This is a predicted structure of a 334-nucleotide RNA (Bacterial RNase P class A) from Gammaproteobacteria bacterium RIFCSPLOWO2_02_FULL_61_13. The coordinates come from a structure-prediction model, not an experiment, and the mean pLDDT is 78.
[in-house]
RNA sequence: GGAGUCGGCCGGAUAAUCGCUCCGAUAUCGGGGAGGAAAGUCCGGGCUCCACAGGGCAGAGUGCCAGGUAACGCCUGGGCGGCGCGAGCCGACGGAAAGUGCCACAGAAAAUAUACCGCCCCGCGAGGGGUAAGGGUGAAAUGGUGCGGUAAGAGCGCACCGCGCGGCUGGCAACAGCCGUGGCAGGGCAAACCCCACUCGGAGCAAGGCCAAAUAGGGGAACAAUGGCGCGGCCCGCGCUGUUCCCGGGUAGGCUGCUAGAGGUGCGUGGCGACGCGCAUCCCAGAUGAAUGAUUGUCCUCGACAGAACCCGGCUUACAGGCCGACUCCCCUC
Numbered sequence: 001g002g003a004g005u006c007g008g009c010c011g012g013a014u015a016a017u018c019g020c021u022c023c024g025a026u027a028u029c030g031g032g033g034a035g036g037a038a039a040g041u042c043c044g045g046g047c048u049c050c051a052c053a054g055g056g057c058a059g060a061g062u063g064c065c066a067g068g069u070a071a072c073g074c075c076u077g078g079g080c081g082g083c084g085c086g087a088g089c090c091g092a093c094g095g096a097a098a099g100u101g102c103c104a105c106a107g108a109a110a111a112u113a114u115a116c117c118g119c120c121c122c123g124c125g126a127g128g129g130g131u132a133a134g135g136g137u138g139a140a141a142u143g144g145u146g147c148g149g150u151a152a153g154a155g156c157g158c159a160c161c162g163c164g165c166g167g168c169u170g171g172c173a174a175c176a177g178c179c180g181u182g183g184c185a186g187g188g189c190a191a192a193c194c195c196c197a198c199u200c201g202g203a204g205c206a207a208g209g210c211c212a213a214a215u216a217g218g219g220g221a222a223c224a225a226u227g228g229c230g231c232g233g234c235c236c237g238c239g240c241u242g243u244u245c246c247c248g249g250g251u252a253g254g255c256u257g258c259u260a261g262a263g264g265u266g267c268g269u270g271g272c273g274a275c276g277c278g279c280a281u282c283c284c285a286g287a288u289g290a291a292u293g294a295u296u297g298u299c300c301u302c303g304a305c306a307g308a309a310c311c312c313g314g315c316u317u318a319c320a321g322g323c324c325g326a327c328u329c330c331c332c333u334c
Base pairs, nucleotide, nucleotide: 001330002329003328004327005326006325007324008323009322010321012299013298014297015296016295017294018293020033021032022031023030024029025028035305039316040315042314043313044312045311046310047204048203049202050201054236055235056234057233059200060199061198062197063196064078065077066076067075068074079093080091081090082089083088094195095194099193100192101189102188103187116135117134118131119130120129121128122127143161144160145159146158147157148156162184163182164181165180166179167178168177169176170175208256209255210254211253218247219246220245221244222243223242227241228240229239230238231237263282264281265280266279267278268277269276270275
């Protein structure tokens, strides 16, 4: 100097004039006013009601180990596997010896394993016997490489690797390493069904509560304590004592829930880290047909993605431009 990887921050500013909305005081002041994703509605909860709230089946979710957290499918650290020269990134990561199922086409053959070409032996020949080392097909061919052996070959024998079984060491563990033993024989797919482990009531602020007003305390049908209704489906169990369906009429207004929190910030401290603890300090939107706008001047990075609607913790997706830090690789010079 170039190319990358990871993490963090900003995301127009400023002055004036008018305008919008909330809160507090009063006749005019003071204070506040969209995001890093407010988006998707994918997860997890807080809160409210069913409701006093248990057990099981079915169903659903997660799926290496250890931690963090209110909790999670999230985050942190580690293990194993894969990609990358590397910094780093990714992971649908329990079980194939419980069972079932699938592996098209090609190929002789993909499980009831076989012999197409080839090699060896016998034979005049037709043909017969042996073989799976070499070749072909395929994503995958019945453990791999080498040596010996053989008529030619083959774990047939041996060495190493692989696999099964047993043991030891390190580690909380997932796992890693080492030793011994057996010539052992068929591989993959569970993001196929399935088995195993753990977790799981439902509905949702349009939840729910209060006030006011209006109408027709209307009509019909079914069941009746051995019944009916409620608890996501079913069973048990529990609770209540009436319940359900159809037609018709009225109202759709106001208040609350509604913002002080699993809160933010600073410092210290424990921890590899996520994060925890302690002290101090601050109050940072609460609309309801939906509040942030308009004009003028200046600056410059010339402005991207984009607007809360009960709240919070995550994940995923979108993003013009700019700034900061750490690390990796390449080139050049000293």

It matches the Rfam family "Bacterial RNase P class A". By type it is a ribozyme.
The source organism's lineage runs through Bacteria, Pseudomonadati, Pseudomonadota and Gammaproteobacteria.
The sequence is in RNAcentral, with records from ENA.